[in-house]
Context: one part of a larger RNA
């Protein structure tokens, strides 16, 4: 000198843009953060509509009454898809965790795309509802009834899978691929509808996403020198989507290490960022990729995918409820609270856009996201006026003092402007998209056109007009390094200080004043890095 997720002191007009618990992975009140589909199903608690029964009052008209899933729709329930994404944090991890480059002839992949083929027949349950029992509650249990795109059985069936046999081609060792006159066995399906469609099953290929293995790289300590028994290898078996001591039985005695094993300390890794001429050093906040974790430890279930933040079970610590028998909970999601700390924000708005889940769609949900609020925390931009103006005014300060210097064109004064400000008026883009309705074109599910409707931010940005210099400057320093000097006070005192050092009666170094210098809505100090 540059830099910072900064803090502190003094000061502070505006806008844009980015950022904002670095400490206790400490504990959390409250609200929200993952639902959706009635075009899968039985139904009908609540709302709306339709019909308006029995019954009552009445001479009657009629009034009261309210049955009925019949319709829109729909709480709860069965079922499907999603909840493994998105969002948070960095505790653990020195590791194939990450980075980079390869391999899988050892693997999986829901939804999506293309192609090929198919969907015949039957059955038994169960939740909800109803009736009970039990418990303070959370809830649990029993009986009876019923449906499905829930479940099961039979059929059909391969280019799928498994086994046997023969042919050809290829390679990288185990081996891989192809066509097969072949042969034996096994395995599937679901319907809905507004008749436009949307779904179902099997197989192949693709796309996407993952899994595994390997070479190289990846902090400090030798005042850590030996470490290892599933340990190292083999055979066989089990397990897995898959290879493998991954697990197990048996056999052998190996394996790693001064090219640093083992142990200890520290730490998420990278892209990147800061600095530097570079080499390098340091950091890894924000943004992106990967990993790990979800009160602590463990376990599996479901599923294409988890050993699952807002799922389950067990154990533990903690908090809460309790009728003392037993139960409930997990903010390292968004806000917010306490605590810790030098220190870090609102219990805000909207799904309008972008994206995601579900749905044929309309749409619903979305603290993702987009916006707004707070903070000079950073960066950038603008302003606090401009031109003229010497009686070089008054006042202040200084001196060699009837005078001069400086503050200083600075002020006053004249003319001008109105960024900004205040007031009044107008007023967006973000929707060139999407929805509904209609028309047209052809390549038959796409495109085009017309019309309708959808904006949180927002009456905001921005524009116009009026007014009037009007609303707006500070901080640090002035001995040398280092730009900027005099007077007064003090008298080794009070004090200053980054280093050298200054102060004991003429202090440019302390305190005040005048003046000056540097930066400027900031300026200094502290901390850390180069």
């Nucleotide at each position: 000198g540059g830099a910072u997720g900064a803090a502190c002191g003094c000061u502070a007009g505006c806008g844009a843009u980015a950022g904002g618990c670095c400490u206790a992975a400490c504990a959390c009140a409250u609200g929200c953060a993952a639902g959706u589909c009635g075009a899968g199903g039985g139904g009908c608690a609540g709302c709306a509509c339709a019909u308006g029964a029995a019954g009552c009052a009445g001479c009657a008209a009629u009034g009261c009454g309210g049955a009925u899933g019949g319709u829109g729709g729909c709480g709860a329930c069965c079922g499907g898809c999603g909840c493994a994404c998105g969002g948070g944090u960095g505790a653990g991890u020195a590791a194939c965790g990450c980075g980079u480059a390869u391999g899988c002839a050892a693997c999986c992949u829901a939804c999506c795309u293309a192609c090929a083929a198919c969907a015949g027949g039957g059955g038994g349950a169960u939740a909800a509802c109803c009736c009970g029992u039990u418990g303070a509650a959370a809830g649990a249990c029993g009986g009876a009834c019923u449906a499905a795109u829930a479940c099961c059985c039979c059929a059909u069936a391969a280019c799928a899978c498994a086994g046997g046999g023969a042919u050809c081609c290829c390679g990288c060792a185990u081996g891989g691929g192809a066509a097969u006159a072949u042969u034996u066995g096994u395995u599937a399906a679901a319907g809905a509808u507004u008749a436009a469609u949307c779904g179902g099953u099997u197989g192949u290929a693709g796309a996407u996403g993952g899994g595994c293995a390997u070479g190289c790289g990846u902090u400090c300590c030798a005042u850590u020198a030996g470490c290892u028994a599933g340990u190292u290898g083999g055979u066989g078996a089990g397990g897995u989507a898959a290879c493998g001591g991954c697990u197990c039985a048996c056999c052998a005695a190996g394996g790693c290490a001064a090219c640093g094993a083992u142990g200890g300390a520290u730490a998420g890794g990278g892209g990147a960022a800061c600095u530097g001429a570079g080499a390098g050093g340091u950091u890894u906040a924000u943004c992106c990729c990967c990993c790990a974790c979800a009160c602590u430890g463990g376990u599996a279930c479901u599923g294409a995918g988890a050993c699952a933040c807002g799922g389950a079970c067990c154990a533990g610590a903690c908090u809460c409820c309790u009728a003392c028998g037993g139960g409930a909970g997990g903010c390292a999601g968004c806000a917010g609270u306490g605590a810790g700390g030098a220190a870090u924000a609102u219990u805000g708005g909207u799904c309008a856009a972008u994206g995601g889940a579900c749905g044929c769609a309309a749409g619903u949900c979305u603290g993702a996201a987009c916006c707004a609020g707070c903070c000079a925390c950073g960066u950038c931009g603008c302003g606090u006026g401009a031109a003229g103006g010497a009686a070089g005014a008054c006042g202040g300060c200084c001196c060699u003092a009837c005078g001069g210097g400086u503050u200083g064109u600075a002020a006053a004064c004249u003319u001008c402007u109105u960024u900004u400000g205040u007031a009044a008026g107008g007023g967006a883009a973000u929707a060139a998209a999407g929805u509904g309705a209609g028309u047209c074109a052809c390549g038959a599910g796409u495109g085009a056109c017309u019309u309708u409707u959808u904006g949180c931010a927002u009456g905001u940005a921005c524009c116009u007009u009026a007014c009037g210099a009007a609303u707006a400057a500070g901080g640090a320093u002035c001995g040398g390094c280092u730009a900027a000097c005099u007077c007064c006070g003090u008298g080794c005192c009070a004090g200053c200080a980054g280093c050298c050092g200054c102060g004991g009666u003429a202090a440019u170094a302390c305190g005040g004043a005048g003046g000056a210098u540097c930066c400027g809505a900031g300026c200094g100090u502290u901390a850390u890095c180069c």
Predicted 3D model of a 530-nucleotide part of an RNA (small-subunit ribosomal RNA, 5' domain) from Proteiniphilum sp. The coordinates come from a structure-prediction model, not an experiment, and the mean pLDDT is 83. NCBI's taxonomy places the organism under Bacteria, Pseudomonadati, Bacteroidia, Bacteroidales, Proteiniphilum. Rfam family: Bacterial small subunit ribosomal RNA. Its family is annotated with structural constituent of ribosome and ribosome in the Gene Ontology.